[in-house]
Molecule: transfer RNA
Organism: Clostridia bacterium
RNA sequence: AUCGGGAUGGUGUAAUGGCAACAUGGUCCGCUUUGACCCGACAGAUAAAGGUUCGAUCCCUUUUCCCGACG
Numbered sequence: 001a002u003c004g005g006g007a008u009g010g011u012g013u014a015a016u017g018g019c020a021a022c023a024u025g026g027u028c029c030g031c032u033u034u035g036a037c038c039c040g041a042c043a044g045a046u047a048a049a050g051g052u053u054c055g056a057u058c059c060c061u062u063u064u065c066c067c068g069a070c071g
Base pairs, nucleotide, nucleotide: 002069003068004067005066006065007064010024011023012022013021018054026042027041028040030038047063048062049061050060051059
């Protein structure tokens, strides 16, 4: 320098262009003599900027970062 892959709650992962889901973690309530377990509720995320589209995590372009291949 070129090419390929990836970036989503605190963490690990899903998501055919159409309500961003699951597990774990956090807070609160219930249960319990207390704690743990368990039950219920709540909060919490799409790397950045544009474009296409009625509608973008998803498609296109550029940028940033990480991993890999080639030299």